Source information:
Transfer RNA from Iotrochota birotulata, 73 nucleotides, folded computationally. Model confidence (mean pLDDT): 81 of 100. It matches the Rfam family "tRNA". Its family is annotated with triplet codon-amino acid adaptor activity in the Gene Ontology. Rfam's curators write: Transfer RNA (tRNA) molecules are approximately 80 nucleotides in length. The family's RNA type in Rfam is transfer RNA. The sequence is in RNAcentral, with records from ENA.
């Protein structure tokens, strides 16, 4: 140097025929509880790795980058 694959929420990961982005645990507030725990209950939280292109419309389709992983010499 060549090929192949990933990159979505603080963590693990879903979204596979293009149509307003989701669980699971974490941390948060509220019941219980003398308190903590364990529990039960709500809502938050994402410029979907960068930049560009198609489309009316892109997490998703294409390019090129960046980081990573596996492979080949």
């Nucleotide at each position: 140097g060549g090929g192949u694959g990933c990159a979505u929420a603080g963590c693990u990961c879903a979204g596979u025929a293009g149509g307003u982005a989701g669980a699971g645990c974490a941390a948060c507030g509220g019941g219980c509880u003398u308190u903590u725990a364990a529990u039960c209950u709500g809502g938050u939280g994402g410029u979907c790795a960068u930049u560009g292109g198609u489309u009316c419309g892109a997490g998703u389709c294409c390019a090129a980058u960046u980081g990573u992983a596996c492979u080949u010499a």